[in-house]
Context: one part of a larger RNA
RNA sequence: GGAUGAACGCUGGCGGCGUGCUUAACACAUGCAAGUCGAACGAGCUUAUUCAUUACGAUUCCCUUCGGGGAUGACGAUCUAUAAGCGAGUGGCGGACGGGUGAGUAACGCGUGGAUAACCUGCCAUAUGCUGGGGGAUAACAGCUGGAAACAGCUGCUAAUACCGCAUGAUACUAUCGGAUCACAUGGUCUGAUAGCCAAAGCUCCGGCGGUAUAUGAUGGAUCCGCGUCUGAUUAGGCAGUUGGCGGGGUAACGGCCCACCAAACCGACGAUCAGUAGCCGACCUGAGAGGGUGACCGGCCACAUUGGGACUGAGACACGGCCCAGACUCCUACGGGAGGCAGCAGUGGGGAAUAUUGCACAAUGGAGGAAACUCUGAUGCAGCGACGCCGCGUGAGCGAUGAAGUAUUUCGGUAUGUAAAGCUCUAUCAGCAGGGAAGAAAGAAAUGACGGUACCUGAGUAAGAAGCACCGGCUAAAUACGUGCCAGCAGCCGCGGUAAUACGUAUGGUGCAAGCGUUAUCC
Numbered sequence: 001g002g003a004u005g006a007a008c009g010c011u012g013g014c015g016g017c018g019u020g021c022u023u024a025a026c027a028c029a030u031g032c033a034a035g036u037c038g039a040a041c042g043a044g045c046u047u048a049u050u051c052a053u054u055a056c057g058a059u060u061c062c063c064u065u066c067g068g069g070g071a072u073g074a075c076g077a078u079c080u081a082u083a084a085g086c087g088a089g090u091g092g093c094g095g096a097c098g099g100g101u102g103a104g105u106a107a108c109g110c111g112u113g114g115a116u117a118a119c120c121u122g123c124c125a126u127a128u129g130c131u132g133g134g135g136g137a138u139a140a141c142a143g144c145u146g147g148a149a150a151c152a153g154c155u156g157c158u159a160a161u162a163c164c165g166c167a168u169g170a171u172a173c174u175a176u177c178g179g180a181u182c183a184c185a186u187g188g189u190c191u192g193a194u195a196g197c198c199a200a201a202g203c204u205c206c207g208g209c210g211g212u213a214u215a216u217g218a219u220g221g222a223u224c225c226g227c228g229u230c231u232g233a234u235u236a237g238g239c240a241g242u243u244g245g246c247g248g249g250g251u252a253a254c255g256g257c258c259c260a261c262c263a264a265a266c267c268g269a270c271g272a273u274c275a276g277u278a279g280c281c282g283a284c285c286u287g288a289g290a291g292g293g294u295g296a297c298c299g300g301c302c303a304c305a306u307u308g309g310g311a312c313u314g315a316g317a318c319a320c321g322g323c324c325c326a327g328a329c330u331c332c333u334a335c336g337g338g339a340g341g342c343a344g345c346a347g348u349g350g351g352g353a354a355u356a357u358u359g360c361a362c363a364a365u366g367g368a369g370g371a372a373a374c375u376c377u378g379a380u381g382c383a384g385c386g387a388c389g390c391c392g393c394g395u396g397a398g399c400g401a402u403g404a405a406g407u408a409u410u411u412c413g414g415u416a417u418g419u420a421a422a423g424c425u426c427u428a429u430c431a432g433c434a435g436g437g438a439a440g441a442a443a444g445a446a447a448u449g450a451c452g453g454u455a456c457c458u459g460a461g462u463a464a465g466a467a468g469c470a471c472c473g474g475c476u477a478a479a480u481a482c483g484u485g486c487c488a489g490c491a492g493c494c495g496c497g498g499u500a501a502u503a504c505g506u507a508u509g510g511u512g513c514a515a516g517c518g519u520u521a522u523c524c
Base pairs, nucleotide, nucleotide: 001524002523003522004521006520007519008518009517010516013393014392015391016390017389018388019386020385021351026349027348028347030346031345032344035093036092037091040090041089044086045085046084047083048082049081052078053077060071061070062069063068100304101303102302109229110228111227112226113225114224115223116222119221120220124217125216126215127214128213129212130211131210132166134164135163141156142155143154144153145152146151173196174195175194176193177192178191179190180189181188182187202209203208230276231275232274237267238266242264243263244262245261247259248258249257279301280300281299282298283294284293285292286291306327307326308325309324310323329340330339331338332337357383359382360381361380365379366377367376368375369374396426397425398424399423406417407416408415409414430465433459434458435457436456440451468513469512470511471510472509473494474493475492479508480507481506482505483504489496490495
C1' cells in the first nucleotide's frame, strides 16, 4: 500500500447493487417449510336438480243422513339418477429433488486423467409386439370391547389401475452344444440348434390417457485405477481376515465384502503406524511474477441431520420435516403408559467483540401431482432492518473589500481567519409537495403483478432540511499561543515531558480524507 462475512470509538443526508451467527453440530415456545390425483376405487355427510311411491294430510273442490266419504295433493318422509362440495380411507406418483450445516473425514473424500471385456437406471425419447380369461380378500363403514390418552383388538359388509393364480408369449434372459470374427490374463461381438423361464389394468368428456414385454438412446448413479492433496520421528516398527490362493455365499456389479480350507505372507526412512489439525475444489486476497494466505457469498463434489446402531419400502435411501432399538434431554399422564427432535424460513433463550423480520406473493423462474382447470411450494421473486462493503449523488452557484464584527496572535504598527460572512443575482440534483405512471405477461382471445402507485416523467416552489473524523517533532502533507513542569500524559519506530514543550492538555490556525474518518484484529 492492498484486502476483510469484520468489530470498537466519534459522526451520519439520499439512492443503486451486493452482503449479514466466523462463537454453542448449544437448547428450543409458536406458526409455516410436501404434497397431489374423483379421468384408479368403494362408502359416508351436506346441497341442488330429477324419476317414482304414499301410512300420515295443510289447502281447494264434490257428495252428505252432518257422523263422514271421495278427489286434489304444497311440504315432509322414503327412493332412482345426476352434479357440486366436504373431511377421512384403499390405490398411484412424489416425500432420495429442492432447502440447511461443516460435526466427522488426511480418505479414491476431493481435484485431474483414465477404466468397467465387472454394473444399475423411475419419469423422458425412438422402435416392435401384446393388453385374453378367472379368483379370494381387505381398509373405509357398522356393531362390540379395552385404554386417561396415544392407540389397539374382535365380529360382520364392500370396491379397485390394490392382491393372487391360469392362458398366450419373442431375435430378450438362463443352461448346454456348435460356427464366424475380433482381442489376448478371464473373454467380446455376430450367429445356429435344443431345453427352460418370465407379462399386463383399466379409465374416458370417445379426442385420448394408461398398462405390459423387449431392444436402443438420453439422463442420473455405482465401482476400480495412475498422479496430486497439512504438520510432527521428542511417533519406527505396524498388521491375524492380516497378504495371497482354492471353493462357495452375497451384491446391480468386482473384490476377504463375508465364510470354510490351504499357504505365510503384506506395509514401512520414497516416512508405514500413531498423534495433532482440517470438509475438498472452481475460485477469492495479495504479489511484476514465482509464490504466500484463505475456502464467507455464488457454482461443483462429499459428509451429516439430538447421540449410537439397524434394516424396511422403493428405479433410487440405509432416508433432515419415514420406521425400529438403545442413550441423554424435554413435555403429557388417571402412574398403567405415551409424545418430541429448527445444521428448513422467521423467531426465542444462551454463548459472544459481533450478525437482521415470528413480513408479502406464488405475478415471474423452477419443482411435485394432475388430461386439464388447478392445488402445493419460507425453493424462488420481493419488501423490512444494519454506512457491513462497493459505486453514484448532494449538502449550493456567480458577484461581493468598508478586507465589517467576533476570535486568535502581536514587535501594538499590524497579521491571520477571509470572498469567508453580510448583501445582490441565480439554480433546484437529493429530500419534501402535487399530477401522470410503467416494462417485467408468455399461451387463440379475455383475464392474471407480490414488488407498487415503486421506477420513471411533468409541474409548482423555498438556499431552505443535509459535515464530520484523524493528524500537524522526523519518517509524513500541515505551527503558533497558553496551561503543565520526568507530574499529568503521549508513543507505530526513533523518542517527547525535570519552567520558554512546533511531541502532553486546550485554543486558534493549518494539512489529509470525506458520509465517513480513525483504532484494533487477521492475510499478502
A computed fold for a 524-nucleotide part of an RNA from uncultured Lactobacillus sp., annotated as small-subunit ribosomal RNA, 5' domain. Model confidence (mean pLDDT): 85 of 100. Taxonomically the source falls in Lactobacillus (Bacteria, Bacillota, Lactobacillales, Lactobacillaceae).